[in-house]
RNA sequence: UAAAGAGUAAAAAUGCGUUCGUGAAGUGCCUGCCGGACGGGGAGUUGUCGGCAGGACGAAAAGCUGUUGCUUGCGGUUCGCAUUUUGCAUCCCGCUUUA
Numbered sequence: 001u002a003a004a005g006a007g008u009a010a011a012a013a014u015g016c017g018u019u020c021g022u023g024a025a026g027u028g029c030c031u032g033c034c035g036g037a038c039g040g041g042g043a044g045u046u047g048u049c050g051g052c053a054g055g056a057c058g059a060a061a062a063g064c065u066g067u068u069g070c071u072u073g074c075g076g077u078u079c080g081c082a083u084u085u086u087g088c089a090u091c092c093c094g095c096u097u098u099a
Base pairs, nucleotide, nucleotide: 001099002098003097004096005095010086011085012084013083014082015081016080017079020075021074022073029055030054031053032052033051034050035049036048040093041092042091043090061072062071063070064069
């Protein structure tokens, strides 16, 4: 100098357990503002995540009962664990191997 390669945070799906709701919050969608994270180092988006405010849409209950609860369901419900898959947006440097 050239070629090849490794590694993260995290995300998704499924399963199990669990929380909340079923007197409708949550989830998902749109807009605005603010903030965070994004291989070992630096930069970093029109991507991504979160918070706040506003807007649109919108639901599955049933049985038992000691009347307070329980059970079975339901919800693009919360969290945890396991498995599998994906995985630096991108740029520069670094690392490993070979020549």
A computed fold for a 99-nucleotide RNA, annotated as THF (Tetrahydrofolate) riboswitch aptamer. Its mean pLDDT, the model's own confidence on a scale to 100, is 77.